The part of an RNA shown here (small-subunit ribosomal RNA, 3' minor domain) has 147 nucleotides and comes from a Chloroflexota bacterium. The prediction has a mean pLDDT of 83. Rfam family: Bacterial small subunit ribosomal RNA.

Context: one part of a larger RNA
RNA sequence: CACCGCCCGUCACGUCAUGAAAGUCGGCAACACCUGAAGUCGAUGGGCUAACCCUUACGGGGGGCAGUCGCCGAGGGUGGGGUCGGUAAUUGGGACGAAGUCGUAACAAGGUAGCCGUAGCGGAAGCUGUGGCUGGAUCACCUCCUU
Numbered sequence: 001c002a003c004c005g006c007c008c009g010u011c012a013c014g015u016c017a018u019g020a021a022a023g024u025c026g027g028c029a030a031c032a033c034c035u036g037a038a039g040u041c042g043a044u045g046g047g048c049u050a051a052c053c054c055u056u057a058c059g060g061g062g063g064g065c066a067g068u069c070g071c072c073g074a075g076g077g078u079g080g081g082g083u084c085g086g087u088a089a090u091u092g093g094g095a096c097g098a099a100g101u102c103g104u105a106a107c108a109a110g111g112u113a114g115c116c117g118u119a120g121c122g123g124a125a126g127c128u129g130u131g132g133c134u135g136g137a138u139c140a141c142c143u144c145c146u147u
Base pairs, nucleotide, nucleotide: 003110005107008103009102011100013097014096015095016094018092019091020090023087024086025085026084027083028082031079032078033077034076035075039072041070042069043068044067047065048064049063052061053060054059113134114133115132116131117130118129119128120127121126
């Protein structure tokens, strides 16, 4: 302060965070396919070849080199996904905010008792149906307990 009380919801305004969302931008790790440097390794090695072996020598053997092919391969390209984040037309409610709008649902029997579940409906609180509860007032009756 104490019914000139308290109080509910929609709507309007402002601030804040947040959900959804066509789309859009980016990060990360991987996958499939294509391409593929250097280099190792493997194959080949008809061209080349000082050191070793044979040979008086020529030459031959062995080894090696270039070259060629292949595997692996950094990187690059293409593709569809995964995951994480930014942003976003639009949209949903939420919280908060001295003095906005509409009503008056609840608190007294709150002026239709209230509340819970459920369904339908309605600017909003809500209303109606149905089942349940008393944490309902009032009146009457009954039972029990105490004085």